Record summary
Predicted 3D model of a 93-nucleotide RNA (TPP riboswitch aptamer (THI element)) from Nannocystis bainbridge. The sequence was found by an Rfam model in a public genome assembly. Of the family's consensus pairs, 90% are formed in the model.
């Protein structure tokens, strides 16, 4: 130099639903149910989006589950570390 893993830095990208008569409370599911110095994700890209007021189940209900579907679209850097493997090079026996 170049991979691979990881960790960090600046930037950047997203979501926030469904029920309880109502609520600053609770309950479900989720990493996260909106204002958060959280949380997920950033092209090797299922974070999110759209198709969708989509189609099956399930449930007190739902973006609860699974299909749709590796389907379309999605948002970094020649940056800093450490460690992996690997190429070249040059010295010395």
């Nucleotide at each position: 130099c170049c991979u691979c893993u990881c960790g960090c830095c600046u930037g950047g990208g997203g979501g926030u639903g469904g029920c309880c008569a109502g609520a600053c409370g609770g309950c479900c599911u989720g990493a996260g149910a909106a204002c958060a110095u959280a949380c997920c994700c950033c092209u090797c890209g299922a974070a999110c989006c759209u198709g969708a007021u989509c189609c099956g189940g399930c449930u007190a209900a739902u973006u609860c589950c699974g299909g749709c579907g590796g389907a379309g679209g999605a948002a970094a850097g020649u940056g800093c570390g450490a460690a992996u493997g690997g190429a070249c090079c040059g010295u010395c026996a």